Two RNAs folded together computationally: RNase P RNA and transfer RNA, 492 nucleotides in total.
It holds a member of the Rfam family "Bacterial RNase P class A".

RNA sequence: AAAGGAGGACAGAUGGCCGCCGCGGUCUCCACCUGCAGGGAGGAGACCGGGGAGGAAAGUCCGGACUCCACAGGGCAGGGUGCUCCGUAACGCGGAGUGGGGGCGACCCCAAGGAAAGUGCCACAGAAAACACACCGCCGAUCCCGAUCCUUUUGCACGGGAGGCAAGGGUGAAAAGGUGCGGUAAGAGCGCACCGCCUCGAUGGUGACAUCGAGGGCAGGGAAAACCCCACCCGGAGCAAGGCCAAAUAGGAGGGCGAUGUCUCGCGCCUGCGGGACGAGAGGGUGGCCCGCCCAAGCCCUCGGGUAGGCCGCUGGAUUCCGCUGGCAACAGCGGAACUAGAGGAAUGGUCAUCACCCCAAGGCCGUGCAAGCGGUCUGGGGCACAGAAUCCGGCUUAUGGACUCCUUUCGCC
RNA sequence: GGGCUCGUGGUGCAGCCUGGUUAGCACACUGGACUGUCAAUCCAGAGGUCGCGGGUUCAAGUCCCGUCGAGCCCGCCA
Numbered sequence: 001a002a003a004g005g006a007g008g009a010c011a012g013a014u015g016g017c018c019g020c021c022g023c024g025g026u027c028u029c030c031a032c033c034u035g036c037a038g039g040g041a042g043g044a045g046a047c048c049g050g051g052g053a054g055g056a057a058a059g060u061c062c063g064g065a066c067u068c069c070a071c072a073g074g075g076c077a078g079g080g081u082g083c084u085c086c087g088u089a090a091c092g093c094g095g096a097g098u099g100g101g102g103g104c105g106a107c108c109c110c111a112a113g114g115a116a117a118g119u120g121c122c123a124c125a126g127a128a129a130a131c132a133c134a135c136c137g138c139c140g141a142u143c144c145c146g147a148u149c150c151u152u153u154u155g156c157a158c159g160g161g162a163g164g165c166a167a168g169g170g171u172g173a174a175a176a177g178g179u180g181c182g183g184u185a186a187g188a189g190c191g192c193a194c195c196g197c198c199u200c201g202a203u204g205g206u207g208a209c210a211u212c213g214a215g216g217g218c219a220g221g222g223a224a225a226a227c228c229c230c231a232c233c234c235g236g237a238g239c240a241a242g243g244c245c246a247a248a249u250a251g252g253a254g255g256g257c258g259a260u261g262u263c264u265c266g267c268g269c270c271u272g273c274g275g276g277a278c279g280a281g282a283g284g285g286u287g288g289c290c291c292g293c294c295c296a297a298g299c300c301c302u303c304g305g306g307u308a309g310g311c312c313g314c315u316g317g318a319u320u321c322c323g324c325u326g327g328c329a330a331c332a333g334c335g336g337a338a339c340u341a342g343a344g345g346a347a348u349g350g351u352c353a354u355c356a357c358c359c360c361a362a363g364g365c366c367g368u369g370c371a372a373g374c375g376g377u378c379u380g381g382g383g384c385a386c387a388g389a390a391u392c393c394g395g396c397u398u399a400u401g402g403a404c405u406c407c408u409u410u411c412g413c414c
Numbered sequence: 415g416g417g418c419u420c421g422u423g424g425u426g427c428a429g430c431c432u433g434g435u436u437a438g439c440a441c442a443c444u445g446g447a448c449u450g451u452c453a454a455u456c457c458a459g460a461g462g463u464c465g466c467g468g469g470u471u472c473a474a475g476u477c478c479c480g481u482c483g484a485g486c487c488c489g490c491c492a
Base pairs, nucleotide, nucleotide: 001410002409003408004407005406006405007404010401012355013354014353015352016351017350018349020052021051023049024048025047026046027045028044029043030042032039033038054386058397059396061395062394063393064392065391066238067237068236069235073291074290075289076288078234079233080232081231082230083097084096085095086094087093098112099110100109101108102107113229114228118227119226121222122221135169136168137165138164139163142162143161144160145159146158177195178194179193180192181191182190196218197216198215199214200213201212202211203210204209242312243311244310245309252303253302254301255300256299257298261278262277263276264275265274266273267272283295284294285293305491306490307489319338320337321336322335323334324333325332326331357383358382359381360380362379363378364377365376366375367374368373415488416487417486418485419484420483421482424441425440426439427438434472443459444458445457446456447455465481466480467479468478469477
């Protein structure tokens, strides 16, 4: 220098002018009250002081806090997560590891339980797609037939078949361990060596797992982001939650359901007890069902009507920064410091000047060099993104500007 | 602010749950026939990045993840 990899932080600064939205104070005016002295909490204005978006405020994809319904209870259904250990309020997040994969490397990626529980699937092609199988092919040791040599038989050799085989070819995304040697009629874990696989044991590790040893010729193709099985987790709704006050209306219409229910007999004798029969097991508590719990003699649903007002919830917290301690780390504990947006369809902006950062090409000057060129400086021009709090936090994902630090590989020079 | 649904020729839809090798249907469109002409009718035909990107799989419109766009519903009183 080129090409890459990882990481944390920043998101311009100062000043002038013009604006926007809350808060506090002072003053003025007005509504209003009144005992006419005054008060004035409500409204308007002026001045002063102080404050006013983010790393993602976004998507709403996860997890919590908070609120109401049982302090959220049991079962089924449903949903989610899925190597290990740790962190955390919690998580599908993070940290450190294990295993697998990619890269020369820095480093990166992985939904990574179970396919020897069961069911189903694997189109087309192909002999065969999981109960393995045989189209071409190889062989034909054994058995049968034919032909031939031969005096005949046996035997050798030939052709065909029964049959044997799965090495090679071919099909496919995938063909039933791989390579080599031996072996055989040809072959084949048939035998052996190495690799892979399975089982058992020992050692190390909290664990995933690793290493070593012994045994077994090898069973068990793929796919669970197919159903499913296993382990663990999940009650529902969401600040338009929820609470208080005020205003207005036709406090309307239709429908549904409702308690130890209804009937009868006996005893008792005035409102109860017991038996039998019949019927029902039926409303709401925001999610599918059942049980349970709670609420009501009224409740619920639909349509219609009215109102679009105020206050609380509301922002100071699992907060941020620094230091120390523990821990590889995520993080935790302790100490110190800091923290004034809170709102209604919703403010946080515009412009000018100077400075800072980056880029561009041209020119001037300086330095160096034989030169091409390189470096510095001045002038000029351009650029500075994505985006916008709405109850609040922890994450993830996505969008986005320029710069910085560390590391890797290659090349050049000293 | 919160909750939910959808995206497939020009238009409206099916296929997705349970993946399978030309992605269908209706209307519209183009050419031809019929007719004096038009419509209707009949015959033939063209037209599809399945919103976009990635993943799982031999194979994705379909399953999973991310993203973009569109639509719908939710206040209080009685």